[in-house]
RNA sequence: CGCCGAAUCCGCGUUUACGCGGAGCGGGGGAACCAAGGUGGCUUCGGCCACUGGGGCGAACUCUCUUUCGAGAGAGCGCGCAAGCUCUUUCAGCGCGAGCCCGUCAGCUAACCCCGCAGGCGUUCGGAAGAGAA
Numbered sequence: 001c002g003c004c005g006a007a008u009c010c011g012c013g014u015u016u017a018c019g020c021g022g023a024g025c026g027g028g029g030g031a032a033c034c035a036a037g038g039u040g041g042c043u044u045c046g047g048c049c050a051c052u053g054g055g056g057c058g059a060a061c062u063c064u065c066u067u068u069c070g071a072g073a074g075a076g077c078g079c080g081c082a083a084g085c086u087c088u089u090u091c092a093g094c095g096c097g098a099g100c101c102c103g104u105c106a107g108c109u110a111a112c113c114c115c116g117c118a119g120g121c122g123u124u125c126g127g128a129a130g131a132g133a134a
Stems, first nucleotide, its partner, number of pairs: 001122004008023007024117006034107001037052006053105001054102004061076006077097005085132007092124001
């Protein structure tokens, strides 16, 4: 200097790393109206029974097979990488699919309320198309 990401900017205080305030950005909770789990079984097709907690941030999920139970492989799906003027799409390629939190509670959601502004990285000078700038 640049990239991913909401994770930036400004002011003040102390003084070097924090605190406070504001703006901006991101996220959560929360009415009315509306909507309303999953799996299996039974059914006179109206429903009934049994089992299963659920949710949030984030791309970070689903299925199948193998397993020495630590994990591994494959497929699907999702995310990131073009910083050679800028942006976008697509094919191909490469990489990633972690971690954390709430605590039996959460659909949507006006008013309203609450929280966060971390961390990591230096990677595709391959093809095609579109828009713009000069």
Notes: This is a predicted structure of a 134-nucleotide RNA (c-di-AMP riboswitch aptamer (ydaO/yuaA leader)) from a soil metagenome. The RNAcentral record of the sequence draws on MGnify. The prediction has a mean pLDDT of 76. The model forms 92% of the base pairs in the Rfam consensus.